[in-house]
Predicted 3D model of a 107-nucleotide RNA (SAM riboswitch aptamer (S box leader)) from Adhaeribacter terrigena.
The model forms 91% of the base pairs in the Rfam consensus.
Its Rfam family is "SAM riboswitch aptamer (S box leader)". About the family: The SAM riboswitch is found upstream of a number of genes which code for proteins involved in methionine or cysteine biosynthesis in Gram-positive bacteria.
It was read from a public genome assembly, where an Rfam model found it.
Its mean pLDDT, the model's own confidence on a scale to 100, is 84.
RNA sequence: UUCUUAUCCAGAAAGGUGGAGGGACAGGCCCUUUGAUACCUUGGCAACCUAACUUUUUAGUAAAGGUGCUAACUCCUGCUCCGCAGCAAUGCGGGGGAAGAUAAGCA
Numbered sequence: 001u002u003c004u005u006a007u008c009c010a011g012a013a014a015g016g017u018g019g020a021g022g023g024a025c026a027g028g029c030c031c032u033u034u035g036a037u038a039c040c041u042u043g044g045c046a047a048c049c050u051a052a053c054u055u056u057u058u059a060g061u062a063a064a065g066g067u068g069c070u071a072a073c074u075c076c077u078g079c080u081c082c083g084c085a086g087c088a089a090u091g092c093g094g095g096g097g098a099a100g101a102u103a104a105g106c107a
Base pairs, nucleotide, nucleotide: 001107003105004104005103006102007101008100013042014041015040016039017038021031022030023029025078026077027076028075043070044069045068048066049065052061053060054059074099079096080095081094082093083092084091085090
């Protein structure tokens, strides 16, 4: 890095360094000098893998270890189908998909 499978409307912040952009991409919208993004420390969330425990086991408890996460539903939309409103542009609701993220596995 490709591929496969699963999940993505829940949850979880303080301090330090530093100093201008950031939220994957595009549009929108938003965060940000009342200090963003990033990095470090400490905490926390979660429970994919997993030590351990239970023994209602395709399960449960738990959280030692490996990851991950800790603004906004993956921030919203993107392609397509259905319903409603509208002359239309478009808006609202729902289904599927694409893209993305994370985990586990394979190469």